RNA sequence: CUCAUGCAGAGUGGUUGAGGGACUGGCCCGAUGACGCCACGGCAACCGGUUGAAGCGCGAUCUUCGACGACCAGGUGCCAAUUCCAGCCUGAACGCGGUUCGUUCGGGGAAAAUGAG
Numbered sequence: 001c002u003c004a005u006g007c008a009g010a011g012u013g014g015u016u017g018a019g020g021g022a023c024u025g026g027c028c029c030g031a032u033g034a035c036g037c038c039a040c041g042g043c044a045a046c047c048g049g050u051u052g053a054a055g056c057g058c059g060a061u062c063u064u065c066g067a068c069g070a071c072c073a074g075g076u077g078c079c080a081a082u083u084c085c086a087g088c089c090u091g092a093a094c095g096c097g098g099u100u101c102g103u104u105c106g107g108g109g110a111a112a113a114u115g116a117g
Base pairs, nucleotide, nucleotide: 001117002116003115004114005113011040012039013038014037015036019029020028021027023087024086025085026084041079042078043077045076046075047074048072049071050070051069052065053064054063055062056059083111088108089107090106091105092104093103094102095101
């Protein structure tokens, strides 16, 4: 840089000691010890392995099967909150006589995260 994915799932102990949830705002978590690190345990998204059904342009192997067809747990990853929510654009409803604005619900995007290349 490119592509894919995210309303599912999964925590105990030890250690440390004040911040942490990327950024900004909100809202949360945190001396009843968070975050980090270590040990053990767990989850199963991607890669990998085994395997089923359907489809076609029949390929030594493509496509589909809700995040997940089923299983394994080797590599990476993950185990508060939807990626915690929003941020830019936009639709609907409601409030106001109208614009603006606010609240609620939704669509697309950006950013960040993870994987594969």
Molecule: SAM riboswitch aptamer (S box leader)
Organism: soil metagenome